[in-house]
RNA sequence: GUAGUACAUUGGGCGAUCGCUGGUCCUUCGGGGCGAGAGGAAAGUCCGGGCAACAUAGGACGAUGGCAGUUGCUAACGGCAACCGGGGGUGACCCUAGGGAAAGUGCCACAGAAACGAUACCGCCCUGUCGCAAGAUAGGGUAAGGGUGAAAGGAGUGAGGUAAGAGCUCACAGUCUACUAUGGUGACACAGUAGAGAGGUAAACCCUGCCUGUUGCAAGGAGAUUCGCAUAAAGAGCUGUCCGCUCGCGGGUCGAUAACCGCUAGAUCUAUGAGGCAACUUAUAGAGUAGAUAGAUGGUCGCACACGACAGAACCCGGCUUAUAGAUGUACUACUUAU
RNA sequence: CGCGGGGUAGAGCAGCCCGGUAGCUCGUUUGGCUCAUAACCAAAAGGUCGGUGGUUCAAAUCCACCCCCCGCAACCA
Numbered sequence: 001g002u003a004g005u006a007c008a009u010u011g012g013g014c015g016a017u018c019g020c021u022g023g024u025c026c027u028u029c030g031g032g033g034c035g036a037g038a039g040g041a042a043a044g045u046c047c048g049g050g051c052a053a054c055a056u057a058g059g060a061c062g063a064u065g066g067c068a069g070u071u072g073c074u075a076a077c078g079g080c081a082a083c084c085g086g087g088g089g090u091g092a093c094c095c096u097a098g099g100g101a102a103a104g105u106g107c108c109a110c111a112g113a114a115a116c117g118a119u120a121c122c123g124c125c126c127u128g129u130c131g132c133a134a135g136a137u138a139g140g141g142u143a144a145g146g147g148u149g150a151a152a153g154g155a156g157u158g159a160g161g162u163a164a165g166a167g168c169u170c171a172c173a174g175u176c177u178a179c180u181a182u183g184g185u186g187a188c189a190c191a192g193u194a195g196a197g198a199g200g201u202a203a204a205c206c207c208u209g210c211c212u213g214u215u216g217c218a219a220g221g222a223g224a225u226u227c228g229c230a231u232a233a234a235g236a237g238c239u240g241u242c243c244g245c246u247c248g249c250g251g252g253u254c255g256a257u258a259a260c261c262g263c264u265a266g267a268u269c270u271a272u273g274a275g276g277c278a279a280c281u282u283a284u285a286g287a288g289u290a291g292a293u294a295g296a297u298g299g300u301c302g303c304a305c306a307c308g309a310c311a312g313a314a315c316c317c318g319g320c321u322u323a324u325a326g327a328u329g330u331a332c333u334a335c336u337u338a339u
Numbered sequence: 340c341g342c343g344g345g346g347u348a349g350a351g352c353a354g355c356c357c358g359g360u361a362g363c364u365c366g367u368u369u370g371g372c373u374c375a376u377a378a379c380c381a382a383a384a385g386g387u388c389g390g391u392g393g394u395u396c397a398a399a400u401c402c403a404c405c406c407c408c409c410g411c412a413a414c415c416a
Stems, first nucleotide, its partner, number of pairs: 001335010013303006020037002023034004039310001043321002046319005051216004058243004065211004069083005084098001085096004099207002104205002106201003116154001121146002123142008156172005175196006182189002220261002223254007235247003268287008305308001341411006349365004359396001367383005389405005
């Protein structure tokens, strides 16, 4: 210099002026002053929690649904970090729904003889019959070879063996399972010994282990009066059964009510230190940071440039996924050139 | 804001659970019948199965993530 990898930051700035939604203070009640006001995804609503009602959500057995290497982090998770195994790249580095097919069942279209307890199509070999012979035909053996197919019995090469063949036997190499030794918290790695021959598919049913109550802020929160039914057993209380717990049930009228609370101070944010490879945890100091209910966060002018992407809260928080013009920083890799 | 259902020829729907050939009705086109039209008879055309990726030999179907459409509920005593 070219090409690339990983991580992070920003994604509009300054001034003037007119408005909008909350807060607070003053007021002569007309108004005035001060200060605050969208995001990294506020989105999709895909997971996990808080919170609320159902009992304080409880116990047992199931069902349903979900997750799946190991260790850790976390309030929790299907999330995150580090590592293990597998795969890709020259490399920095990246990808990985990664328990069990050696418990059972199902499926493997078309083609093919046969799709998994192998009924042998061609071929090879043996025997019988016919034939002078070539060969034909019947029975049997053979899964090494051909052909079909995504896949053909599932351990490759060589030798022996045989009528022909075959892990049928042997040598070497390789796979899986179990045990032992060493290293590691562990997944696992490495070495040795013994044994085995097992198609694929679990994002098919299923088995194993773990987790799992329902409904979502449109959750939910305050009365008076009257009528009907029921009166200890039935019924209801948002889970299939049992236990246990609670409660009388249904309707009318009036008023509150386009109101108020829930509503934003929290697993909060910022800085520094400490522990840890990291995710993360912890200590100290500081900050006060939207809260509407037809729904505010905007318009205009001026200055400079790179001419401003995706997009806007609606109970809150932690993640994931998806969208995103451009600008910037840090660390690293490969190749080339120069010294 | 929350929850639920759906997307397959021009229109309305099957097929999806349990993977292998995408089908039905109406409509369209052509031919026949008729003096002519409708009806009727015969034949034909017409499909990114909403999109992308994955699992699998193989995906409309199974899984993940996106896009679009429709519906439901405005407290309570």
Overview:
Predicted 3D model of RNase P RNA and transfer RNA as a complex of 416 nucleotides. Rfam match: Bacterial RNase P class A. Rfam describes the family as follows. Ribonuclease P (RNase P) is a ubiquitous endoribonuclease, found in archaea, bacteria and eukarya as well as chloroplasts and mitochondria.